[in-house]
Context: one part of a larger RNA
RNA sequence: CUGGGUGUAAAGGGCGUGUAGGCGGCUAAGUAAGUCAGCUGUGAAAUUCCCCGGCUCAACUGGGGGCCUGCAGUUGAAACUACUUAGCUUGAGUGCAGGAGAGGAAGGUGGAAUUCCCAGUGUAGCGGUGAAAUGCGUAGAUAUUGGGAGGAACACCGGUGGCGAAGGCGGCCUUCUGGCCUGUAACUGACGCUGAGGCGCGAAAGCUAGGGGAGCAAACAGGAUUAGAUACCCUGGUAGUCCUAGCUGUAAACGCUGGGUACUAGGUGUAGGGGGUUUAGACGCCCUCUGUGCCGCAGUUAACGCAUUAAGUACCCCGCCUGGGGAGUACGAUCGCAAGGUUGAAACUC
Numbered sequence: 001c002u003g004g005g006u007g008u009a010a011a012g013g014g015c016g017u018g019u020a021g022g023c024g025g026c027u028a029a030g031u032a033a034g035u036c037a038g039c040u041g042u043g044a045a046a047u048u049c050c051c052c053g054g055c056u057c058a059a060c061u062g063g064g065g066g067c068c069u070g071c072a073g074u075u076g077a078a079a080c081u082a083c084u085u086a087g088c089u090u091g092a093g094u095g096c097a098g099g100a101g102a103g104g105a106a107g108g109u110g111g112a113a114u115u116c117c118c119a120g121u122g123u124a125g126c127g128g129u130g131a132a133a134u135g136c137g138u139a140g141a142u143a144u145u146g147g148g149a150g151g152a153a154c155a156c157c158g159g160u161g162g163c164g165a166a167g168g169c170g171g172c173c174u175u176c177u178g179g180c181c182u183g184u185a186a187c188u189g190a191c192g193c194u195g196a197g198g199c200g201c202g203a204a205a206g207c208u209a210g211g212g213g214a215g216c217a218a219a220c221a222g223g224a225u226u227a228g229a230u231a232c233c234c235u236g237g238u239a240g241u242c243c244u245a246g247c248u249g250u251a252a253a254c255g256c257u258g259g260g261u262a263c264u265a266g267g268u269g270u271a272g273g274g275g276g277u278u279u280a281g282a283c284g285c286c287c288u289c290u291g292u293g294c295c296g297c298a299g300u301u302a303a304c305g306c307a308u309u310a311a312g313u314a315c316c317c318c319g320c321c322u323g324g325g326g327a328g329u330a331c332g333a334u335c336g337c338a339a340g341g342u343u344g345a346a347a348c349u350c
Base pairs, nucleotide, nucleotide: 003322004321005320006319007304008303012318014201015200016199017198021194022193023192025088026087027086028085029084030083031082033081034080035077036076037075038074039073040072041071042070049065050064051063052062053061054060091191092188093187094186095184096183097182098181099180103177104176105175106174107173108172109171110154115149116148117147118146119145120144121143125136126135162169163168206247207246208245209244210243211242215241216240220236221235222234223233258317259316260315261314262313263312266295267294268293269292270291271290272289273288274287275286276285277284299306300305323350324349325348332343333342334341335340
């Protein structure tokens, strides 16, 4: 480079935003760069291919034809692509009227529970396990009642429920704020899709500085178990877990399934809207849009399975794969305070 692929065999970037680039709706007119046709020039000869000939044949060789699929110039065509101009509304966006939501940030606040402290009652145990022991307790524990402190998390509601691009988000209230859905069709008039780089976000753990520290708990100590037990079990327990500011930038960051558009039987549940019918009002029934599940036809698949939320049928754009090990290693570069991250080989070997 070409081909074939990318749910589970190697392979979808963790997620967004967006630059260049690639691709792009309907109508009309024009231009003629791409495109197509004719003509002209050129595309050396030899070689190769076809025909005819010369050495007795052949190799070899002479002649003719063809080829050189290209390039340039010129004349023309105008469907398609492109460009210019004018317009359109269905793609996209805006407005208006409604709607749901653990979407985000900040501040405030509530109850239950654990722990600790003080006081009362009360007495010999408590705790823990398979069984125990370490541990706690006559300096009065455990239990129970009242009061107080402090930190963290929010039972029930709670739901293959909701929201978010992903990571993720759950007591209640207030403020600020992003997105989404439905209806309408007033406005703009292709403003779109994707997106190499770039930029931003990004669980947990970890790091820096300062706070905080109830519970839990790497490390660590002790008790058990065991042949041993640097474990599983038990008693303790420090970082950490929490907050503020900054860094790190990874993950089974998973639907192991990139994004967009269109098309292709249905059935059933659920969430948020709209319309019709019915009704006093509802319930119900029917239709419809958006999301989220299950089942299932065609089709597809190596099979499993997927199946209008496609892994079906097509098109556009991006990432990635190309036997196993060596190896996500070495070296270099780059980012980071570090830990380490990103990029990423080869020898050798099967």

This is a predicted structure of a 350-nucleotide part of an RNA (small-subunit ribosomal RNA, central domain) from an uncultured Bacillota bacterium. The coordinates come from a structure-prediction model, not an experiment, and the mean pLDDT is 88. Rfam family: Bacterial small subunit ribosomal RNA.